[in-house]
Context: one part of a larger RNA
RNA sequence: GCACGAACGCUGGCGGCGCGCCUAACACAUGCAAGUCGAACGACCGAGAGAGAGCUUGCUUUCUCAAGCGACUGGCGAACGGGUGAGUAUCGCGUGAGGAACCUGCCUCAAAGAGGGGGACAACAGUUGGAAACGACUGCUAAUACCGCAUAACCCCACGGCUCGGUCAUCUAGCAGAGGGAAAAGGAGCAAUCCGCUUUGAGAUGGGCUCGCGUCCGAUUACCUAGUUGGUGAGGUAACGGCCCACCACGGCGACAAUCGGUAGCCGGACUGAUAGGUUGAACGGGCACAUCGGGACUGAGACACGGCCCAGACUCCUACGGGAGGCAACGGUGGGGAAUAUAGCACAAUGGGGGAAACCCUGAUGCAACGACGCCGCGUGGAGGAAGAAAGUCUUCGGAUUGUAAACUCCUGUUGUUGAGGAAGAUAAUGACGGUACUCAACAAGGAAGUGACGGCUAGCUACGUGCCAACAACCACCGUAUAACGUAGGUCACAAGCGUUGUCC
Numbered sequence: 001g002c003a004c005g006a007a008c009g010c011u012g013g014c015g016g017c018g019c020g021c022c023u024a025a026c027a028c029a030u031g032c033a034a035g036u037c038g039a040a041c042g043a044c045c046g047a048g049a050g051a052g053a054g055c056u057u058g059c060u061u062u063c064u065c066a067a068g069c070g071a072c073u074g075g076c077g078a079a080c081g082g083g084u085g086a087g088u089a090u091c092g093c094g095u096g097a098g099g100a101a102c103c104u105g106c107c108u109c110a111a112a113g114a115g116g117g118g119g120a121c122a123a124c125a126g127u128u129g130g131a132a133a134c135g136a137c138u139g140c141u142a143a144u145a146c147c148g149c150a151u152a153a154c155c156c157c158a159c160g161g162c163u164c165g166g167u168c169a170u171c172u173a174g175c176a177g178a179g180g181g182a183a184a185a186g187g188a189g190c191a192a193u194c195c196g197c198u199u200u201g202a203g204a205u206g207g208g209c210u211c212g213c214g215u216c217c218g219a220u221u222a223c224c225u226a227g228u229u230g231g232u233g234a235g236g237u238a239a240c241g242g243c244c245c246a247c248c249a250c251g252g253c254g255a256c257a258a259u260c261g262g263u264a265g266c267c268g269g270a271c272u273g274a275u276a277g278g279u280u281g282a283a284c285g286g287g288c289a290c291a292u293c294g295g296g297a298c299u300g301a302g303a304c305a306c307g308g309c310c311c312a313g314a315c316u317c318c319u320a321c322g323g324g325a326g327g328c329a330a331c332g333g334u335g336g337g338g339a340a341u342a343u344a345g346c347a348c349a350a351u352g353g354g355g356g357a358a359a360c361c362c363u364g365a366u367g368c369a370a371c372g373a374c375g376c377c378g379c380g381u382g383g384a385g386g387a388a389g390a391a392a393g394u395c396u397u398c399g400g401a402u403u404g405u406a407a408a409c410u411c412c413u414g415u416u417g418u419u420g421a422g423g424a425a426g427a428u429a430a431u432g433a434c435g436g437u438a439c440u441c442a443a444c445a446a447g448g449a450a451g452u453g454a455c456g457g458c459u460a461g462c463u464a465c466g467u468g469c470c471a472a473c474a475a476c477c478a479c480c481g482u483a484u485a486a487c488g489u490a491g492g493u494c495a496c497a498a499g500c501g502u503u504g505u506c507c
Base pairs, nucleotide, nucleotide: 001507003505004504006503007502008501009500010499013379014378015377016376017375018374019372020371021337026335027334028333031331035076036075037074040073045068048065049064050063051062052061053060054059055058083290084289085288092215093214094213095212096211097210098209102207103206107203108202109201110200111199112198113197115149117147118146124139125138126137127136128135129134155181156180157179159177161175162174163173165171186195187194188193216262217261218260224252225251229249230248231247232246233245235243266286267285268284269280270279271278272277292313294311295310296309315326316325317324318323343369345368346367347366351365352363353362354361355360382412383411384410385409392403393402394401395400416448417444418443419442420441421440422439426434451496452495453494454493455492456477457476462491463490464489465488466487
């Protein structure tokens, strides 16, 4: 000198764009953050409409149709999106390869198919337990829920044959053969048709796995290791593998730094620097890990699952003491900690996401607004003229000098401001939270808008008074003991400016 997610002191006019718990991965009151589909399904309720009966002629009742409505069953989603950085020195990340060792819902393309049956369980009704949370028993019922049967290949399993190829142990691709096995669901519509369903192949997308190299400090950490290292055989997985298990062998790593200890999430990037490099990893983007602490599986294409389940621990709450409920490192908000960090806001209008045939619904993602000079950028606080060099202040050698064209005064302007009027783009036909916002026009009036730090040297900028080694100042050198350009005040001056200075940290 630069930079900052900064803080503190003094000061503070406006706008745009960004950013805003770095500390306690501390505890959380309260609201909201993941639903949707009635065109999968059976009921309940049912605006309304039609027909009938009784009659009191406008009421009662029966039947039929029915928009809608959602609790239950069912489907898809909830594994995305959002948060945090505790753990992790690790194939976690980065980069480059491999896979003859793998999976992939929805989507796209292609081939083929959907025949015929069955039995339940919710909802519901009844009974019943419990303070509640939540159950138990009996009975009825539907389906794109569940289960057999049929059919089926280039699918799966086991078997051998031929040919091509290979990284030539386990193989791969193609051809032909014979044996066994596994499918399906309907819905809407007058219909055409559309949306679904089953099997297979290919793709796309997303992921799992393996390997080379790179990835902080400490040797005042030198030895570490028994599922450890390898083999055989079983198991398990989508898949290879001590991944797991039984048996066998005695191996494996290490001064090219193993092991241990400390610290830390990684990268694209960011800051700085002429470069080399050093430091760093807020915001934005990518991958990773975590979701009160520890463990576990279930469902599913995908989780060992933040707003799912089970168990244990700590904590909080309810209780009729028998038993139950909870998890903000989502968005707001509260307490606490701290030098320190915001609103219990508006909207789904846009961009995206989930569901749905659609209408549409949901979306604290997101778009916006509020607060904060926290940062960057831009603008303003007036312009021109104006010497009697006014008054006043300060200094003075008392002559004057200086503040100083500065002010007054004259003439202008209207950035900004105030008031009024008009008023967007963002939105393809409709739909705008932002917002009567941005912007435009008119009127008004210089009116409302300057501070902070410094002035001994470094370092641009000096005098007076007060104080008297005191009070103080100070990054360093140093200053102050009666004329201090270094302390305090005033005038003047210098620098930067809606900021300035100090502190902290990095280069």